[in-house]
The prediction has a mean pLDDT of 81. The part of an RNA shown here (large-subunit ribosomal RNA, domain V) has 577 nucleotides and comes from a Candidatus Nealsoniibacteriota bacterium.

Context: one part of a larger RNA
RNA sequence: CUUGCGGCUAGACGGAAAGACCCCGGGAGCUUUACUGUAUCCAGAUAUUGAAUUUUGAUUUUUGAUGCGUAGCGUAGGUGGGAGACUUUGAAACCUCGAUUUUGGUCGGGGUGGAGUCGCCAAUGAAACACCACUCUUUAAAAAUCUUUCUUCUAAUCUCUGACAAAAUCAGAGAGACAGUGUCUGGUGGGCAGUUUAAGUGGGGCACUUGCCUCCUAAAAGGUAAUGGAGGCGUUUAAAGGUCGGCUAGCUCCGGAUGGAAAUCGGAGUUGUCGGGUAAAGCCAUAAGCCGGCUUUACUGCAAGGCGUAUAUGCCACGCAGUUGCGAAAGCAGAACUUAGUGAACCGACCCUGGUUUAUAGAAUCGGGGGAGAUCAUCAGACAAAAGUUACCCCGGGGAAAACAGGCUGGUAGGGCCCGCGAGUCCGUAUCUACGGCCCUGUUCGGCACCUCGAUGUCGGCUCAACGCAUCCUGGGACUGGAGUAGGCCCCAAGGGUUUGGCUGUUCGCCAAUUAAAGCGUUACGUGAGCUGGGUUCAAACCGUCGCGAGACAGGUUGGUCCCUAUCUACCGCAAG
Numbered sequence: 001c002u003u004g005c006g007g008c009u010a011g012a013c014g015g016a017a018a019g020a021c022c023c024c025g026g027g028a029g030c031u032u033u034a035c036u037g038u039a040u041c042c043a044g045a046u047a048u049u050g051a052a053u054u055u056u057g058a059u060u061u062u063u064g065a066u067g068c069g070u071a072g073c074g075u076a077g078g079u080g081g082g083a084g085a086c087u088u089u090g091a092a093a094c095c096u097c098g099a100u101u102u103u104g105g106u107c108g109g110g111g112u113g114g115a116g117u118c119g120c121c122a123a124u125g126a127a128a129c130a131c132c133a134c135u136c137u138u139u140a141a142a143a144a145u146c147u148u149u150c151u152u153c154u155a156a157u158c159u160c161u162g163a164c165a166a167a168a169u170c171a172g173a174g175a176g177a178c179a180g181u182g183u184c185u186g187g188u189g190g191g192c193a194g195u196u197u198a199a200g201u202g203g204g205g206c207a208c209u210u211g212c213c214u215c216c217u218a219a220a221a222g223g224u225a226a227u228g229g230a231g232g233c234g235u236u237u238a239a240a241g242g243u244c245g246g247c248u249a250g251c252u253c254c255g256g257a258u259g260g261a262a263a264u265c266g267g268a269g270u271u272g273u274c275g276g277g278u279a280a281a282g283c284c285a286u287a288a289g290c291c292g293g294c295u296u297u298a299c300u301g302c303a304a305g306g307c308g309u310a311u312a313u314g315c316c317a318c319g320c321a322g323u324u325g326c327g328a329a330a331g332c333a334g335a336a337c338u339u340a341g342u343g344a345a346c347c348g349a350c351c352c353u354g355g356u357u358u359a360u361a362g363a364a365u366c367g368g369g370g371g372a373g374a375u376c377a378u379c380a381g382a383c384a385a386a387a388g389u390u391a392c393c394c395c396g397g398g399g400a401a402a403a404c405a406g407g408c409u410g411g412u413a414g415g416g417c418c419c420g421c422g423a424g425u426c427c428g429u430a431u432c433u434a435c436g437g438c439c440c441u442g443u444u445c446g447g448c449a450c451c452u453c454g455a456u457g458u459c460g461g462c463u464c465a466a467c468g469c470a471u472c473c474u475g476g477g478a479c480u481g482g483a484g485u486a487g488g489c490c491c492c493a494a495g496g497g498u499u500u501g502g503c504u505g506u507u508c509g510c511c512a513a514u515u516a517a518a519g520c521g522u523u524a525c526g527u528g529a530g531c532u533g534g535g536u537u538c539a540a541a542c543c544g545u546c547g548c549g550a551g552a553c554a555g556g557u558u559g560g561u562c563c564c565u566a567u568c569u570a571c572c573g574c575a576a577g
Base pairs, nucleotide, nucleotide: 001577002576003575004574005573006572007571010569011568012567014564015563022398023397024396025395026394027393028390029389030388031387034195035194036193037192038191041187042186043185044184045183046182047181048180050153051152052151057146058145059144060143061142062141063140064139065138067136077135078134079133080132081131084118085117086116093112094111095110096109097108098107099106100105157175158174159173160172161171162170163169198210199209200208207227211233212232213231214230215229216228234379235277236336237335241295242294243293244292245291246290247289249273250270251269252268253267254266255265275284276283278341280339281338282337299322300321301320302319305316306315307314311380324333325332326331347373350370351369352368353367355366357364405452406450407448408447409446411445413441414440415439416438417437418436422432423431459534460532461531462530464526465523466522467521468520469519472497473496474495475492476491477490479488480487499513500512501511502510503509540558541557542556543555544553545552546551
């Protein structure tokens, strides 16, 4: 060196399982004061469904009664007719009973009585309930219809028992127009069902944002992003619009009674500092700013040509016709100094029209022309209509995107150097070192999200270690605020060494006892195809807190399956050639 055998498990991001954590898309289980339904239940109406009483209310008919302002013998409802009407079939008057009442009367029943009572006339706006007809208010009785209610009935219907065991039928008993059943309406209704529960996002969640306007970023045309930096809007105005005419604000200085920094008055300077409804920018003195006169162009029908733009929206406008306003006129005016003040389709109250349908007329629906109604604000707007939870979870994907480890960076961390305020009795540098500055390391916490989600197993311990030196001990040296001993600090140095216990899952830490010393790091915070499994991090359960609830909690607590027979490399041995 080659070949083989026996071991070991550091590596082959070893094998196994299209990662269960995380996110995205989809699903499912569960919850509820999410939405929309629905079973059930409750109530009402109606059909099956009939009879007789009682009661409430309404309407109609018949017969009665009823009606008081003042004047007036008096309780005059209204209108019309009308000169007589009632009475031995019992008038006036008196007695008694009842109804009503504005307490004055009116009406009715009974008795005594035995022939009269009332009107036409006067007073009154209106004249006799003398008489007749119609009618109004209030009210009484009766009848009819409808309604409401109580009670009862039996023949619908139902239940039980019997006749032969079932069905059907029959008989008896009980219930009874209720119940049951059908239809319609209202309520209740996670009992059940179907669904919804936005996106952006230096992972996701929480927070915030989502449309429009102004400025910066924006790199001197235009445009240009970020959870970049600042602010506004979801209107207002009948004048704050149009036109014609006129005017100039603000500040500073000087002067001037009360009067002051600042009121009102005069002069000078200043070119826009003022003002322009509202944010900012641009613009404005010929004023777009301020004041006054007259007014409604804050018009109708169009529109050459352009700006802008993926599209759809959006924006400017010559000129023509009609009709107005102002101005002597030329002219100007289709809102506002400009840029925000907003919403596509569908639906559509309402107005106009009179086209379609039905034999005609009406009516209705639809059609045609307009059109109010959106925090449709997730603002190019999914439906008229919508919240949660999953550790019981599932599927498809992602290293497009998180947690471990690695990588980049080095804010933070650790270490070094420079300057030297100061402390150190004096004295910056024995020692410590402010305020600052320059580096190094890649051990902390981070930032980024680059390999890995068709899997790179995560803390600590055990075992076995290898390396670095910024050295804990042992070794050599410089300085000392080094007398010696013991120290402090720095330089060189990695050969060797660097303990045992108690508590805790702990790393760490505290404590105890030793030691020359009980170093700091790196190695996927070394090492789970070497071990463990106490912690963390599934399914069970308890407590606290939160939540209506399902459930949740870097809160606590108990419990909880750790697979791999070694092919290659590496390493440790053995044997043969």
The full RNA is in RNAcentral, with records from ENA.